[in-house]
Context: one part of a larger RNA
RNA sequence: UUGGGCAUAAAGGGCGUGUAGGCGGUGGUUUAAGUCAGAUGUUAAAUGUUUUAGCUCAACUAAAAUUUGCAUUUGAAACUGGACUACUAGAGAUCAGAAGAGGGAAGCGGAACUCACAGUGUAGCGGUGAAAUGUGUAGAUAUUGUGAGGAACACCAGUUGCGAAGGCGGCUUCCUGGACUGAUUCUGACGCUGAGGCGCGAAAGCGUGGGGAGCGAACGGGAUUAGAUACCCCGGUAGUCCACGCCGUAAACGGUGUUCACUAGGUGAAGGGAGAUCGACCCUCCCUGUGCCACAGAUAAUUCGUUAAGUGAACCGCCUGGGAAGUACGACCGCAAGGUUAAAACUC
Numbered sequence: 001u002u003g004g005g006c007a008u009a010a011a012g013g014g015c016g017u018g019u020a021g022g023c024g025g026u027g028g029u030u031u032a033a034g035u036c037a038g039a040u041g042u043u044a045a046a047u048g049u050u051u052u053a054g055c056u057c058a059a060c061u062a063a064a065a066u067u068u069g070c071a072u073u074u075g076a077a078a079c080u081g082g083a084c085u086a087c088u089a090g091a092g093a094u095c096a097g098a099a100g101a102g103g104g105a106a107g108c109g110g111a112a113c114u115c116a117c118a119g120u121g122u123a124g125c126g127g128u129g130a131a132a133u134g135u136g137u138a139g140a141u142a143u144u145g146u147g148a149g150g151a152a153c154a155c156c157a158g159u160u161g162c163g164a165a166g167g168c169g170g171c172u173u174c175c176u177g178g179a180c181u182g183a184u185u186c187u188g189a190c191g192c193u194g195a196g197g198c199g200c201g202a203a204a205g206c207g208u209g210g211g212g213a214g215c216g217a218a219c220g221g222g223a224u225u226a227g228a229u230a231c232c233c234c235g236g237u238a239g240u241c242c243a244c245g246c247c248g249u250a251a252a253c254g255g256u257g258u259u260c261a262c263u264a265g266g267u268g269a270a271g272g273g274a275g276a277u278c279g280a281c282c283c284u285c286c287c288u289g290u291g292c293c294a295c296a297g298a299u300a301a302u303u304c305g306u307u308a309a310g311u312g313a314a315c316c317g318c319c320u321g322g323g324a325a326g327u328a329c330g331a332c333c334g335c336a337a338g339g340u341u342a343a344a345a346c347u348c
Base pairs, nucleotide, nucleotide: 004319005318006317007302008301012316014200015199016198017197021193022192023191025087026086027085028084029083030082031081033080034079035076036075037074038073039072040071041070042069049064050063051062053061054060090190091187092186093185094183095182096181097180102176103175104174105173106172107171108170109153113149114148115147116146117145118144119143120142124135125134161168162167205246206245207244208243209242210241214240215239219235220234221233222232257315258314259313260312261311262310265293266292267291268290270288271287272286273285274284275283297304298303321348322347323346330341331340332339333338
């Protein structure tokens, strides 16, 4: 260096954007760096290979070929590369259409809950397997009215939709991103991937300032129990919420990297379009994403199966027995908590 792998056995980076790099559509002209062919020089001798001969054989001796490389030079032009030119099938733009819990900001709404005040009303309420702590004659629970507050948005709701992922669900307005369909008007390879870099990134946690209804780590009490630092009950602080800033991790999962091409079908729901029809529904067909089943094929099996784990191509990441260990040390990042990178001795 080649050879094997990564859904579940070790192994896909949490996700995107993009630098270097790697790879890259069709036709023509040219070049000759890669590539291919010839020549020359060099590639020491010995050894090795082949052959012959001779010492009885062997060792040994002799001859020939080889020495795949490098340099110079002469050519070839299919492929790769370079230069120029043209194209439109990739990619992008334009116009028209329409779907959506995509993102940000502001405003509004009802149900529920807790609290406060007031009315009615009286002895319990609450809670559990059963109880007790708790709460109530200073009038609770229940019920009616008024007010305040914070958080979450029942039904619709769906293997639904949107987003790169994390994720997103009351209503309205404003700002804003992307995908899709149709036209085939424009640019003319502008593409794919992407080490580093940069950005985003649930929950918990941290800093400053607010907010605090419900819930609720820690904590207190009551039970249970042999014990009960738990499960059950009564309370309850951080937190959960908002603004700004950090953290940068998750079973960040489809445990399946991104992109492109090809390879039987059947059946759903969603968005858009075309045909047919006088028109609509229905029907037929096409594109897009999203489910289920299944042929070929794949797989150790489970299963996957045009949304591949099938058949190929390009690029990146990662794995190499278990433990020690995702640890120590060092470095970088962080306010800290800690994160990232990442061993070895030893042991089986």